The RNA shown here (transfer RNA) has 71 nucleotides and comes from a Candidatus Poseidoniales archaeon. The RNAcentral record of the sequence draws on ENA. Model confidence (mean pLDDT): 82 of 100. It matches the Rfam family "tRNA". The family's RNA type in Rfam is transfer RNA. Its family is annotated with triplet codon-amino acid adaptor activity in the Gene Ontology. NCBI's taxonomy places the organism under Archaea, Methanobacteriati, Thermoplasmatota, Candidatus Poseidoniia, Candidatus Poseidoniales.
RNA sequence: GCGGGUGUGGUGAAGUGGUAUCACCUGAGGUUUCCAACCUCAUGUCGUGGGUUCAAUUCCCGCCACCCGCA
Numbered sequence: 001g002c003g004g005g006u007g008u009g010g011u012g013a014a015g016u017g018g019u020a021u022c023a024c025c026u027g028a029g030g031u032u033u034c035c036a037a038c039c040u041c042a043u044g045u046c047g048u049g050g051g052u053u054c055a056a057u058u059c060c061c062g063c064c065a066c067c068c069g070c071a
Base pairs, nucleotide, nucleotide: 001070002069003068004067005066006065007064010024011023012022013021018054026042027041028040029039030038047063048062049061050060051059
């Protein structure tokens, strides 16, 4: 330099056009003499910039980061 893949809360993942979900973590409450465990609730997310669309995490293009292969 060329080609391919991945980017989603603090962490790990699902979702592939119609208000983004689950588990762990964190915070609060319940239970307990206390702790742990368990139960309930809450906080918090689509790498970035454009395009298409009534509507984009999803489709298209550029860029960035990481991984793989070729040279």